[in-house]
RNA sequence: GGUUUUGAGGAGCGUUGCGACGGGACAACCCCGCUAGGCUCAAAAUUGUGGUCAUUUUAAAACGGCGCUCGCUUAAC
Numbered sequence: 001g002g003u004u005u006u007g008a009g010g011a012g013c014g015u016u017g018c019g020a021c022g023g024g025a026c027a028a029c030c031c032c033g034c035u036a037g038g039c040u041c042a043a044a045a046u047u048g049u050g051g052u053c054a055u056u057u058u059a060a061a062a063c064g065g066c067g068c069u070c071g072c073u074u075a076a077c
Stems, first nucleotide, its partner, number of pairs: 001047009010070006018038001021033004037063001
């Protein structure tokens, strides 16, 4: 660094539908359905590359289409 799993990032309603996914067709194009934690951080397993051969320290954070509501916070907004 990659893959998978788990946890966290306060909660809900409505709406659009890119990617992914499912179905049809299928050389390609296309159509329908579904879809706004798909992102970031932490931990574990596994794997690739490099470094070290030793220990200590320390915790959270930034974001999350559009509209609305609630919660938390604030003397109030």